c-di-GMP-I-GGC riboswitch aptamer from a Nitrospirota bacterium, 80 nucleotides, folded computationally.
RNA sequence: CCCGAUAAAGCCAAACCUUCCGUAAGGUAGGGGCAGAAAGCUAACGGGUCUCAAACAGUAAGACAGCCGGGCUGCCGAAG
Numbered sequence: 001c002c003c004g005a006u007a008a009a010g011c012c013a014a015a016c017c018u019u020c021c022g023u024a025a026g027g028u029a030g031g032g033g034c035a036g037a038a039a040g041c042u043a044a045c046g047g048g049u050c051u052c053a054a055a056c057a058g059u060a061a062g063a064c065a066g067c068c069g070g071g072c073u074g075c076c077g078a079a080g
Base pairs, nucleotide, nucleotide: 002080003077004076011036016031017030018029020027021026034066040072041071042070045069046068047067048064049063050062051061
C1' cells in the first nucleotide's frame, strides 16, 4: 500500500414522529435506528433521479453525495 475480521474504541444515522425554513424537491434541530468502512467533502467532474408557485411545459433555476462512477481527504486493525 492492497485489503476489511463474529476485533476494539469512536463516528455516522434510513423509515417514522415532532420543530422551524422552503411554492416544491428538500433542508435545520430533537427523538429514533434501517444501515454504512468513507453514509466525510465535491452537484462548477460526468451520468442519473426529483422539484419548479393557478394550469401546461421547462434547454433557465433548484434539490439529492444514503443512486452509479470519478476526484480530494480520513479513523481503527487481525488474517492474507